[in-house]
Molecule: FMN riboswitch aptamer (RFN element)
Organism: Amphibacillus cookii
RNA sequence: UAAUUCUUUUGGGGCAGGGUGUAAUUCCCGACCGACGGUAAGAGGUAGCCGCUUUACCUUAAGUCCGUGACCUGGAUCGAAGCAAAUAUCGUGAAGGUGGAUUUGGUGAAAUUCCAAAACCGACAGUUAAAGUCUGGAUGGGAAAAAGAAUUA
Numbered sequence: 001u002a003a004u005u006c007u008u009u010u011g012g013g014g015c016a017g018g019g020u021g022u023a024a025u026u027c028c029c030g031a032c033c034g035a036c037g038g039u040a041a042g043a044g045g046u047a048g049c050c051g052c053u054u055u056a057c058c059u060u061a062a063g064u065c066c067g068u069g070a071c072c073u074g075g076a077u078c079g080a081a082g083c084a085a086a087u088a089u090c091g092u093g094a095a096g097g098u099g100g101a102u103u104u105g106g107u108g109a110a111a112u113u114c115c116a117a118a119a120c121c122g123a124c125a126g127u128u129a130a131a132g133u134c135u136g137g138a139u140g141g142g143a144a145a146a147a148g149a150a151u152u153a
Stems, first nucleotide, its partner, number of pairs: 001153010017029003031133002033122002035068004042060006063120002072097002078091003102118005124136003
């Protein structure tokens, strides 16, 4: 330095103010929010050069580009119970499937990522009225991130 294993911790945000109405954070005006990894010319910092220019490294920058996760579907595998019989019960949960939404202009060698502007998207169930924002599954789960320890080369 690399790989593997184990342990610990971390790991999602948001309707202000109004209107209508018996009733709406659900409709209307308006407001607010954006998980993880990649990509990136911008921005910031450090070093070198040190008159400028230029170079290297680090940090940071996409809800709508690429991929992933959650929800939903799917049931491999394994375990428990039962074992007279039952293709019957409970848990675990792999592969696979599904999985929303952006354009225009500008700059430039290069941008759906920068600048400007205008748009669009957001699971399932519940509710005296229809939900991205309330309540619930969820003090859950997870992509992933950080730290430590051990082993091997």